[in-house]
Molecule: transfer RNA
Organism: Flavobacteriales bacterium
RNA sequence: GCUCCAUUAGCUCAGUUGGUAGAGCGGCGUGCUUAUGACGCGCAGGUCAUCGGUUCGAGUCCGGUAUGGAGCACCA
Numbered sequence: 001g002c003u004c005c006a007u008u009a010g011c012u013c014a015g016u017u018g019g020u021a022g023a024g025c026g027g028c029g030u031g032c033u034u035a036u037g038a039c040g041c042g043c044a045g046g047u048c049a050u051c052g053g054u055u056c057g058a059g060u061c062c063g064g065u066a067u068g069g070a071g072c073a074c075c076a
Base pairs, nucleotide, nucleotide: 001072002071003070004069005068006067007066010025011024012023013022019056027043028042029041030040031039049065050064051063052062053061
C1' cells in the first nucleotide's frame, strides 16, 4: 500500500423483508433476609463510531473518514 471483517446501553452481544432499538451482566430503588450476599419486583441508562448520499422512511442500502482485527504485497 491492497483486500476482507468488525464498530449498537458501563461490559459482552442480539436486532428477520428498510417501518416505534433489545437481552444478559452491571448500576439505582425496593421487598425478603442475621446479612451489603442470594432471590423477587421496579427504574434509569442509546448522537446505533463519524461525515455525507439514496428513500416517504436508514442500526439495516451506497460512498468517504476513523479505530480495532485478519490475510496479502512491499521492504538488501